[in-house]
RNA sequence: UAAGGCACAACGGGAGAGAUUGACUCAGUUGCAUUUUGACUUUGUCAGCGCCGAAGGAGCAACCGCCCCGGAAACUCUCAGGCAAAUGGACCGUUGUGGCGAC
Numbered sequence: 001u002a003a004g005g006c007a008c009a010a011c012g013g014g015a016g017a018g019a020u021u022g023a024c025u026c027a028g029u030u031g032c033a034u035u036u037u038g039a040c041u042u043u044g045u046c047a048g049c050g051c052c053g054a055a056g057g058a059g060c061a062a063c064c065g066c067c068c069c070g071g072a073a074a075c076u077c078u079c080a081g082g083c084a085a086a087u088g089g090a091c092c093g094u095u096g097u098g099g100c101g102a103c
Stems, first nucleotide, its partner, number of pairs: 004100001006098008018049001020048005027041004050083003056079001057077003063071003
C1' cells in the first nucleotide's frame, strides 16, 4: 500500500402471509327517539382459528478448521416476530471512516 476482505455509518432497492372471527373500547355517520337503544365504518387491547419467514432464536447438515472439539446456510422449526398502509426486514448496490492486507 493495490486487489480483496472485516466492522460501523449514510443513501437506494428489498419478499411472503386473514386489514379473519368474537368481546370490550376511542372517534364518526345514520335510524328511532322523552331518556335510552340499534346498525355501519374506523382506532386500540385481549382471546380464538388460519397462515408467513428475510429481525432475533433454535435444530440438522454439505463443507471447513487448530480435528478433543469447534465453526457452519437463503435448509428445517416457528419460541419470538409478522399477515391493508406505515414501521420492521435477511440480503444486494454505491459512498465514507477505521484498522487488516501480498508484492